[in-house]
Context: one part of a larger RNA
RNA sequence: GGACGAACGCUGGCGGCGUGCUUAACACAUGCAAGUCGAACGAGGCCCAACCAGUGGCAACACUGGGGAAGGCCUAGUGGCGAACGGGUGAGUAACACGUGAGGAACCUGCCCCGAAGACUGGGAUAACCCCCCGAAAGGGGAGCUAAUACCAGAUGUCCCUUCCAGAUCGCAUGGUCAGGAAGGGAAAGGUCCGCUGCUUCGGGAGGGCCUCGCGGCCUAUCAGCUUGUUGGUGAGGUAACGGCUCACCAAGGCGACGACGGGUAGCUGGUCUGAGAGGACGAUCAGCCACACUGGGACUGAGACACGGCCCAGACUCCUACGGGAGGCAGCAGUGGGGAAUCUUGCGCAAUGGGCGAAAGCCUGACGCAGCAACGCCGCGUGCGGGAUGAAGGCCCUCGGGUUGUAAACCGCUGUCGUAGGGGAGGAAAUACCGGUGGGUAAUCUCAUCGGCUUGACCUAUCCUAGGAGGAAGGACGGGCUAAGUUCGUGCCAGCAGCCGCGGUAAUACGAACCGUCCGAACGUUACUC
Numbered sequence: 001g002g003a004c005g006a007a008c009g010c011u012g013g014c015g016g017c018g019u020g021c022u023u024a025a026c027a028c029a030u031g032c033a034a035g036u037c038g039a040a041c042g043a044g045g046c047c048c049a050a051c052c053a054g055u056g057g058c059a060a061c062a063c064u065g066g067g068g069a070a071g072g073c074c075u076a077g078u079g080g081c082g083a084a085c086g087g088g089u090g091a092g093u094a095a096c097a098c099g100u101g102a103g104g105a106a107c108c109u110g111c112c113c114c115g116a117a118g119a120c121u122g123g124g125a126u127a128a129c130c131c132c133c134c135g136a137a138a139g140g141g142g143a144g145c146u147a148a149u150a151c152c153a154g155a156u157g158u159c160c161c162u163u164c165c166a167g168a169u170c171g172c173a174u175g176g177u178c179a180g181g182a183a184g185g186g187a188a189a190g191g192u193c194c195g196c197u198g199c200u201u202c203g204g205g206a207g208g209g210c211c212u213c214g215c216g217g218c219c220u221a222u223c224a225g226c227u228u229g230u231u232g233g234u235g236a237g238g239u240a241a242c243g244g245c246u247c248a249c250c251a252a253g254g255c256g257a258c259g260a261c262g263g264g265u266a267g268c269u270g271g272u273c274u275g276a277g278a279g280g281a282c283g284a285u286c287a288g289c290c291a292c293a294c295u296g297g298g299a300c301u302g303a304g305a306c307a308c309g310g311c312c313c314a315g316a317c318u319c320c321u322a323c324g325g326g327a328g329g330c331a332g333c334a335g336u337g338g339g340g341a342a343u344c345u346u347g348c349g350c351a352a353u354g355g356g357c358g359a360a361a362g363c364c365u366g367a368c369g370c371a372g373c374a375a376c377g378c379c380g381c382g383u384g385c386g387g388g389a390u391g392a393a394g395g396c397c398c399u400c401g402g403g404u405u406g407u408a409a410a411c412c413g414c415u416g417u418c419g420u421a422g423g424g425g426a427g428g429a430a431a432u433a434c435c436g437g438u439g440g441g442u443a444a445u446c447u448c449a450u451c452g453g454c455u456u457g458a459c460c461u462a463u464c465c466u467a468g469g470a471g472g473a474a475g476g477a478c479g480g481g482c483u484a485a486g487u488u489c490g491u492g493c494c495a496g497c498a499g500c501c502g503c504g505g506u507a508a509u510a511c512g513a514a515c516c517g518u519c520c521g522a523a524c525g526u527u528a529c530u531c
Base pairs, nucleotide, nucleotide: 001531002530006527007526008525009524013381014380015379016378017377018376019374020373021339026337027336028335030334031333032332035081036080037079040078041077043075044074045073046072047071051066052065053064054063055062056061088292089291090290098216099215100214101213102212103211104210107209108208109207112205113204114203115202116201117200118199120154121153122152123151129144131142132141133140134139159186160185161184162183163182164181165180167178168177169176170175190197191196218264219263220262225255226254227253230252231251232250233249234248235247236246237245267289268288269287270286271282272281273280274279294315295314296313297312298311317328318327319326320325345371347370348369349368353367354365355364356363357362384414385413386412387411394405395404396403397402418472420467421466422465423464424463428459434453435452436451437450438449439448440447441446475520476519477518478517479516480501481500482499486515487514488513489512490511496503497502
């Protein structure tokens, strides 16, 4: 000198873009953060025509009550998909965790895309519902009824799997690929507005995941020996899959000064900061990967989890209780207490982007988009401009002549950025859906493509116009040398300063104050860390 997720002191006008618990992975009140589908299913509720009764009326009809077709709307439950994404944190981890490069002839893959083939015949339940019972509650038990794209059995089988037989071909070994024969086993679901959509099996793809290996990246030898599932083999189990992953048996191996083992520290990377570079330090925000979700352990469901807002067990803690028993997990967004030098609103909206579900309308979305707070950072703008001397007054200094503050002010003329008040106002919006036209396909409805129209803004946005008036907007540190800028007074080794050298004991340019000056400026200094 640079840099910062900074803090502290003093000061503080506006805007844009960013950033904001680095400490207690401490404990959490309250609200929200994951739902959706009635075009899978039964049921229930609401609306509603005919019709019936009553009242009024000559009548048409009106009103009230009942009634409930077709249809519409809503939903607790069954069922499906999602909830494994998105969001948070960095505790643990020195490890194939990460980065990079290979390999998998040892593997998995819901939704999506392409291709091939298929969906036949039956069955038994169960929630909801009704009834009864237990419980303070959380909840639970029994009896009866019912549906399905829920569940089960059988059939078929392009194909797939397993075993056996025999063949061709290829490979770095185990072995792979192709065609054939025999035996055994294995599917399905409907809905509909009739356009479609969904279902089953197989093959391929895309994207995602899993496993293995080479290399790379911390400190410590005041850690020198470590290891018994340990190292290898055979067999078995297990897994999507290889494997001592697990087990039985057998052998006695395996690692290590090229640092094993132990201890300490730590999420890793793209990157960030610095530096001419080499290098050094760091790993906030953003992006990729990993790990974790009160602490420890476990599995279930599922294509995918050993699952933040799922389950079970144990533990600590908190809460409710009728004392029998129950409930909970903010390292999601806000917010509270605590810790700390220190880090924000219990805001608005799904308009955009993205995600889940749905045929769609749409619903949900504290992801996200915005707004709020904070000079926390970077950048930009302003706090006025021109004129104005006989050099006013006041302050300070003085050799008492004067000098300086200083064109500075007053005063004259002008302007209107920002702010204030009022008014106008893009863009972020592309669509979906709906309406209309044209074209392709179709017998037609319809659908697809395209064109036009219509609809949709949380953010009082950018920006423009008008009004008024210099009016509302400057401070901080420093002045002995390093280092740019000095005089006076006070103090008297006191009070104090200080980054280093060092100042202060009666003439202090070094302490305190004043005036003046220097540097920077909505900042200026200090401290901490680092290059």